[in-house]
Context: one part of a larger RNA
RNA sequence: GCCGGUGAGUUAAUUUCUGUGGCCGGUUAAGCAAUUUAAAUUGCGGAGCCAAAGCGAAAGCGAGUCUGAAUAGGGCAAUUUGGUUGCAGGGAUUAGACGCGAAGCCGGGUGAGCUACCCAUGGCCAGGGUGAAGCCUCGAUAAUCUCGAGGUGAAGGCCCGAACCUGUCAGCGUUGCAGAGCUGUUGGAUGAGCUGUGGGUAGAGGUGAAAUGCCAAUCGAACUCGGAGAUAGCUCGUUCUCCCCGAAAUGCAUUGAGGUGCAGCCUCAGGUGAUCGUUAAUGGUGGUAAGGCUCUGGAUGGACUCGGUGGGAGAGUAUCCCGUCAACUCCAACCAAACCAUGAAUACCAUUAACCGCAGCCUGGGAGUGAGACUAUGGGGGAUAAACUUCAUAGUCGAGAGGGAAAUAGCCCAGACCAUCAGCUAAGGUCCCCAAGCGCAGGCUAAGUGGGAAAGGAAGUUUGAUUGCACAGACAGCCAGGAGGUUGGCUUAGAAGCAGCCACCCUUCAAAGAGUGCGUAACAGCUCACUGGUUGAGUGGUCAUGCGCCGAUAAUCCACCGGGGCUUAAGUCUGCCACCGAAGCUAUGGAUCCCAGCUUGCUGGGAUGGUAGGGGAGCGUUCCCUUGGCAGUGAAGCUGUUUCGUGAGAAAUGGUGGAGCCUAGGGAAGUGAGAAUGCCGGC
Numbered sequence: 001g002c003c004g005g006u007g008a009g010u011u012a013a014u015u016u017c018u019g020u021g022g023c024c025g026g027u028u029a030a031g032c033a034a035u036u037u038a039a040a041u042u043g044c045g046g047a048g049c050c051a052a053a054g055c056g057a058a059a060g061c062g063a064g065u066c067u068g069a070a071u072a073g074g075g076c077a078a079u080u081u082g083g084u085u086g087c088a089g090g091g092a093u094u095a096g097a098c099g100c101g102a103a104g105c106c107g108g109g110u111g112a113g114c115u116a117c118c119c120a121u122g123g124c125c126a127g128g129g130u131g132a133a134g135c136c137u138c139g140a141u142a143a144u145c146u147c148g149a150g151g152u153g154a155a156g157g158c159c160c161g162a163a164c165c166u167g168u169c170a171g172c173g174u175u176g177c178a179g180a181g182c183u184g185u186u187g188g189a190u191g192a193g194c195u196g197u198g199g200g201u202a203g204a205g206g207u208g209a210a211a212u213g214c215c216a217a218u219c220g221a222a223c224u225c226g227g228a229g230a231u232a233g234c235u236c237g238u239u240c241u242c243c244c245c246g247a248a249a250u251g252c253a254u255u256g257a258g259g260u261g262c263a264g265c266c267u268c269a270g271g272u273g274a275u276c277g278u279u280a281a282u283g284g285u286g287g288u289a290a291g292g293c294u295c296u297g298g299a300u301g302g303a304c305u306c307g308g309u310g311g312g313a314g315a316g317u318a319u320c321c322c323g324u325c326a327a328c329u330c331c332a333a334c335c336a337a338a339c340c341a342u343g344a345a346u347a348c349c350a351u352u353a354a355c356c357g358c359a360g361c362c363u364g365g366g367a368g369u370g371a372g373a374c375u376a377u378g379g380g381g382g383a384u385a386a387a388c389u390u391c392a393u394a395g396u397c398g399a400g401a402g403g404g405a406a407a408u409a410g411c412c413c414a415g416a417c418c419a420u421c422a423g424c425u426a427a428g429g430u431c432c433c434c435a436a437g438c439g440c441a442g443g444c445u446a447a448g449u450g451g452g453a454a455a456g457g458a459a460g461u462u463u464g465a466u467u468g469c470a471c472a473g474a475c476a477g478c479c480a481g482g483a484g485g486u487u488g489g490c491u492u493a494g495a496a497g498c499a500g501c502c503a504c505c506c507u508u509c510a511a512a513g514a515g516u517g518c519g520u521a522a523c524a525g526c527u528c529a530c531u532g533g534u535u536g537a538g539u540g541g542u543c544a545u546g547c548g549c550c551g552a553u554a555a556u557c558c559a560c561c562g563g564g565g566c567u568u569a570a571g572u573c574u575g576c577c578a579c580c581g582a583a584g585c586u587a588u589g590g591a592u593c594c595c596a597g598c599u600u601g602c603u604g605g606g607a608u609g610g611u612a613g614g615g616g617a618g619c620g621u622u623c624c625c626u627u628g629g630c631a632g633u634g635a636a637g638c639u640g641u642u643u644c645g646u647g648a649g650a651a652a653u654g655g656u657g658g659a660g661c662c663u664a665g666g667g668a669a670g671u672g673a674g675a676a677u678g679c680c681g682g683c
Base pairs, nucleotide, nucleotide: 001683002682003681004680005679006678011095012094013093014092015091016090017089018088019087020086021085022084023083024082025050026049027048031044032043033042034041035040054061055060064076065075066074067073098237099236101234105227106226107225108224109223110222116201117200118199119198120197121196122195123194124193125191127160128159129158130156134152135151136150137149138148139147140146164188165187169184170183171182172181203219205215206214207213212221240618241617242616243615244614245613250263251262252261253260254259264369265368266366267365268364269363270362271361272360275359276357277355278354279353280352281351282350283349284348290342291340292339296336297335298334300332301331302330303329305326307325308324309323310322311321312320313319372397373396374395375394376393377392378391379390380389381388402413403412404411417590418589419588420587422586423585424584428580429579430578431564432563433562437577439576440575441574442573443572444571450566456550457549460547461546463544464543465542466541467540468539469538477534478533479532480531481530483507484506485505488502489501490500513528517526518525591608592607593606594605595604596603597602598601619672621669622668623667624666625665626664628662629661630660637656638655639654640653641652642651643650644649
């Protein structure tokens, strides 16, 4: 991992509701008796319980009572339809209470044969080195003070290093040789040394040269049995079928935030009977969008002019002049969620009318939900960031399949009862992959733009507007001229059109600047403006506009059309026709539910996606009672085939098997397996 087996809402008591019986007041409990193999049944048993009257805290009063001074008012009750007791079922409560699952807490015991420390009694430490004290001798010395030398001597938590103890560093090992090892290397090795045996200390504890270490491979509190099915607002799992309806992820509160209570939303039953909803008309509430600047504030320019301030004139604080800041007022143009002399659309409320759905509302039984997600729109927060966060309104997903968007919960289309080798459409598409047009008419694009992007940039190209020049010859090209005063003046080494400063005139002319650029040291030289000729019809500027271009850099070749591929498109714009395209709609047949009608089993109409969840109807398993049957001429079980049923399932028949089984009605449950890192077994 697979297969097989096993595996989870039970039981009791109390209470409430529903269904269905008994009785009208209902009902017995323990117990007793009879029958009986037993189990049990029947009878007795009225203790007790509920009801029949309530109100008040109570005394108490009583169809009333309490409050109260009250005969007022008000609360509760009565004015009636139920009551009680079985059975079954839905909920609740108490119990382990649907199943499995803690870490833990407490009690009683078992452990120091591992290890920590202690006690008692034993054992062990190759070899080598060093050579303390003391003592002796000699020398120095006055000295048996002291100092030096030699000898002797043997000390040491001394040195080197085996056994022994340890475990430093590295490698290997890491489903190991091993639940801590191996190899090399290291530390101690006469000591606070190592070690044998016997004994002691026990979990609210011991022991600890202290690491929360160790106390039997377990230690921030051992192990074991018990309390015990501890508790688990948590996770996981929870077993047959079909039919009807169908949520929520919100508000308030919470030692509350992933829990719970009440409300909201769902379902079922009963009641009510147009109350709901939509549309229209009419009437109304309001201060949002917009607009505005009177108010509250913000904010710009100007006018006018208080006030402040700098300077000047003046003998002067008078007065005058120049400047600067600037209130009020006026003019003009603005801004505001917490501004308004204005002010919508929607929405909301009411009345009336029409339409319409078993819509709304009330009472009761049962829930689930209370983590929401994205999209669009209106806002707040954030950075007018986020697949961000938080509200509001709507949609979709959630709980929704189908078609489209290549793929793609939340986008677009559209809501799947079943069947059909029938038809029409939606979104989206029609060259091939791939169903349907290389459709028709007319434009645009040349960038593979289409098929990713901004500010900004550009003789790309389309269409339009406007304004110059132009057959008295424009624009572009080519030929020619482009002069003189003059090298203007200044500056400067020089400055001659052309380093720089100033000025920028006059003449001759068809035209020619005191010079547009290149150039020279300065000149020179080339060129332009400007003019003539040649040529012969358009040529410049500005603005708007459609589609394009650049701007354009990312990490594994292409990788920013799904691919191939596409250029008067298979791109794009406008118009038109046809077709494809879904579980949409239609057609034909069938099923179930609801409503209406009546000839009461038919007709007509409508509905039938669905998680949590509510409701309804069934299938099957084991056992029991009653009933009718089957079976060695072959029961159950297993297995192949066929048939029936919407389904759970059922039946027939062949084989196998070898002794029990089934129908119908009713009853009782250890009643249905794919999941629980389930449990047991097999492979």